RNA sequence: GGCUUCAACAUCCCCGCCGGUUGGGUGCGGCGCUUUUUAGACAAUCCGCGCAGCGAACCGACUGGAGCC
Numbered sequence: 001g002g003c004u005u006c007a008a009c010a011u012c013c014c015c016g017c018c019g020g021u022u023g024g025g026u027g028c029g030g031c032g033c034u035u036u037u038u039a040g041a042c043a044a045u046c047c048g049c050g051c052a053g054c055g056a057a058c059c060g061a062c063u064g065g066a067g068c069c
Base pairs, nucleotide, nucleotide: 001069002068003067004066005065006064007063013055014053016062018060019059020058021057022056023054025051026050027049028048029047030046034041035040
């Protein structure tokens, strides 16, 4: 220098850290559908924005441990 593997430290265990991709959760708003004298109420899907220990997967860099070339 290269490759592989792991997460000790943690207010049970699991979870090193930052960033990203995909797919979820949740909040708000909108179009829309149904109903309706009016006012309202209201699915599934879709659109926009936000939130988070999302106990989901994957990727890149970095920190630390171990092994191999």